Small-subunit ribosomal RNA, 3' major domain from Capra hircus, 456 nucleotides, folded computationally. The RNAcentral record of the full RNA draws on SILVA.

[in-house]
Context: one part of a larger RNA
RNA sequence: UGACGGGGACCCGCACAAGUGGUGGAGCAUGUUGCUUAAUUCGACGAUACACGAAAAACCUUACCAUGAUUUGACAUCCCUAGCAAAGUUGUAGAAAUACAACGGAGGUUAACUGGGUGACAGGUGGUGCAUGGUUGUCGUCAGCUCGUGUCGUGAGAUGUUGGGUUAAGUCCCGCAACGAGCGCAACCCUCGUCGCUAGUUUCUUUGUCUAGCGUGACUGCCAGCGCAAGUUGGAGGAAGGUGGGGAUGACGUCAAAUCAUCAUGCCCUUUAUGUCAUGGGCUGCAAACGUGCUACAAUGGUCGGUACAAAUAGUUGCAAAAUCGUAAGGUGGAGCCAAUCUAUAAAGCCGAUCCCAGUUCGGAUUGAGGGCUGCAAUUCGUCCUCAUGAAGCCGGAAUCACUAGUAAUCGCGAAUCAGCUAUGUCGCGGUGAAUACGUUCUCGGGUCUUGUACA
Numbered sequence: 001u002g003a004c005g006g007g008g009a010c011c012c013g014c015a016c017a018a019g020u021g022g023u024g025g026a027g028c029a030u031g032u033u034g035c036u037u038a039a040u041u042c043g044a045c046g047a048u049a050c051a052c053g054a055a056a057a058a059c060c061u062u063a064c065c066a067u068g069a070u071u072u073g074a075c076a077u078c079c080c081u082a083g084c085a086a087a088g089u090u091g092u093a094g095a096a097a098u099a100c101a102a103c104g105g106a107g108g109u110u111a112a113c114u115g116g117g118u119g120a121c122a123g124g125u126g127g128u129g130c131a132u133g134g135u136u137g138u139c140g141u142c143a144g145c146u147c148g149u150g151u152c153g154u155g156a157g158a159u160g161u162u163g164g165g166u167u168a169a170g171u172c173c174c175g176c177a178a179c180g181a182g183c184g185c186a187a188c189c190c191u192c193g194u195c196g197c198u199a200g201u202u203u204c205u206u207u208g209u210c211u212a213g214c215g216u217g218a219c220u221g222c223c224a225g226c227g228c229a230a231g232u233u234g235g236a237g238g239a240a241g242g243u244g245g246g247g248a249u250g251a252c253g254u255c256a257a258a259u260c261a262u263c264a265u266g267c268c269c270u271u272u273a274u275g276u277c278a279u280g281g282g283c284u285g286c287a288a289a290c291g292u293g294c295u296a297c298a299a300u301g302g303u304c305g306g307u308a309c310a311a312a313u314a315g316u317u318g319c320a321a322a323a324u325c326g327u328a329a330g331g332u333g334g335a336g337c338c339a340a341u342c343u344a345u346a347a348a349g350c351c352g353a354u355c356c357c358a359g360u361u362c363g364g365a366u367u368g369a370g371g372g373c374u375g376c377a378a379u380u381c382g383u384c385c386u387c388a389u390g391a392a393g394c395c396g397g398a399a400u401c402a403c404u405a406g407u408a409a410u411c412g413c414g415a416a417u418c419a420g421c422u423a424u425g426u427c428g429c430g431g432u433g434a435a436u437a438c439g440u441u442c443u444c445g446g447g448u449c450u451u452g453u454a455c456a
Base pairs, nucleotide, nucleotide: 001456002455003453004452005451007450008449009448010447011446012445013444015440016439019403020402021401022400023399026295027294028293029292030291031290032289033288034286035285042053043052064281065280066279067278068277069276070275073121077120078119079117080116081115082114083113088103089102090101091100092099093098123270124269126268127267128266132264133263134259135258136257137255139253144183145182146181147180148179149178150159151158152157163174164173165172189247190246191245192244195215196214197213198212199211200210219241222235223234224233225232226231297396301355302354303353304352305351306350307349313344314343315342318337319336323332324331325330362393367388368387369386370385371384372383373382409432410431411430412429413428414427415426
């Protein structure tokens, strides 16, 4: 000087408390461990792994296994040599890769195309994240981390950065052997909320709403109290008040944290294989354990009928209306739309009816039968519909999680990935819309000062 303390003081945070709703019990979905397996590819493991990489495992993906093939190679550059004939189509054998045959006819003779050969080399999702770059998580959007000169100290170092106030903040003020400065804080950026102006198609329509571009507006500016000041408490005006709400933005560093499987890369290993191609299987196995979710256990509800109101987003290999067939999934159909024009039903809600507290008209797992769709192909292993079947479950032990306002809770809608889908996931969008916070003793994490130390 740090680090640590079941030392002290002060301060902060959904940290506790006050509340609301959950998880832990049930069924299912999904990830992980374990076991099994020819293989169940690999990585991630307290917080900071476990609906994580994966914004889509039937084939492909795919890295794993079995089998069948191949060896200058699926891909790149160079050298030698031959060629009229390359891609493609068809046929035969085969599981296919592939082999053979026929058709075919781009390009242009110097071959850029194809076959053969030789070796230099290619290749490796093989190892090492404890050799690395890059990227990322976490402490933490916490308020800290440093430097120059000066001064003090033999020196390591100290001072500044401590103290008194104040703030969300090392924010600002006052004081001070310090005076200044940098990275952080804040502001500048995007978005929502007010108003004005301009422009406007596709809005039934002039206006308006709206759309999108430029501006306005908020600064403790004004008033009062307190205060040396910084500031703080209350008030006015205002759409908005003291950081207006949300986002982007993550200092010096910590964890030899994560990633050699995004990519790049040193070294090591491999080179008739640890490379490459194909078919089939596996990644979906199931005694059990854990995490994260969905659906419920019902009457603030279930079912049936009628009826109202969004935002955001996507669409030409696409979104698909009307009409029509089907109980339905869906089929036929093809208007319109490269979209403020066309398409994609909002649901909870409201108004009626019914059920009458029951394992039920709750709940929907499981199973049987019949169908639809995608796709070469749904057996392993897709999804949807109809009929039947109707399991556990009557609010969940110890324990534990999230949330302070348009938030929690609840209700639907959309997108990426995508042929299809395992989405109950993820990321967005709007509708309805609460309760509670006395307070900082305690739990957890963090910051500042101080103190002890046999630690560095």

Lineage of the source: Eukaryota > Sarcopterygii > Eutheria > Artiodactyla > Capra. The prediction has a mean pLDDT of 81.